[in-house]
């Protein structure tokens, strides 16, 4: 980095650095100087895998770990239910 599978209508913010963009691309709408986008502290949520505990068909529990996430149905639409994006698992 690719390739394969499944998941995407539900859940989750605060502070501090930093200073104009952000929402994956395109058009719309939005968000944003009452401070974007990253970054760093905590802290929340529970998407996937793993540990524990129940239970054994199937599950459920627990936040311990490993990643991920915390406007707006993946914000509408555009191949758009298929393409694509994101996330986690395996493989190479």
């Nucleotide at each position: 980095u690719u390739c394969u599978u499944a998941u995407c209508a539900a859940g989750a913010g605060a502070g501090u650095c930093g200073g104009a963009g952000g929402g994956a691309c395109c058009g719309g709408c939005c968000c944003a100087a009452a401070g974007a986008a990253g970054g760093c502290u905590c802290a929340g949520c529970a998407a996937c895998g793993g540990g524990c505990u129940c239970a054994u068909a199937g599950g459920a529990g627990u936040a311990c770990c490993g990643u991920g996430c915390u406007a707006a149905u993946u914000c509408c639409g555009g191949a758009a239910u298929g393409a694509a994006g994101a996330u986690a698992a395996g493989a190479a």
SAM riboswitch aptamer (S box leader) from Sporolactobacillus shoreae, 92 nucleotides, folded computationally. The prediction has a mean pLDDT of 83. NCBI's taxonomy places the organism under Bacteria, Bacillati, Bacilli, Caryophanales, Sporolactobacillus. The sequence was found by an Rfam model in a public genome assembly.